RNA sequence: GCCGAUGUGGCUCAGAGGUAGAGCAAUGCUUUCGUAAAGCAUGGGUCGUGGGUUCGAUUCCCACCAUCGGCU
Numbered sequence: 001g002c003c004g005a006u007g008u009g010g011c012u013c014a015g016a017g018g019u020a021g022a023g024c025a026a027u028g029c030u031u032u033c034g035u036a037a038a039g040c041a042u043g044g045g046u047c048g049u050g051g052g053u054u055c056g057a058u059u060c061c062c063a064c065c066a067u068c069g070g071c072u
Stems, first nucleotide, its partner, number of pairs: 001071007010024004018055001026042005048064005
């Protein structure tokens, strides 16, 4: 230099056009003499950045950024 993959709550991941969810973690409550475990509830996301298409974009298109891999 060229090609490709990935980027979504604190972490690991789903969601592939119709206003984003799970598990773990955090916080509170119940239970216990107390802790752990268990159960219930709550909060937390401008979906890597910027544009484009669309009535509507996490999703489709373009550029860029970061990480990883391959080729030279």
Molecule: transfer RNA
Organism: bacterium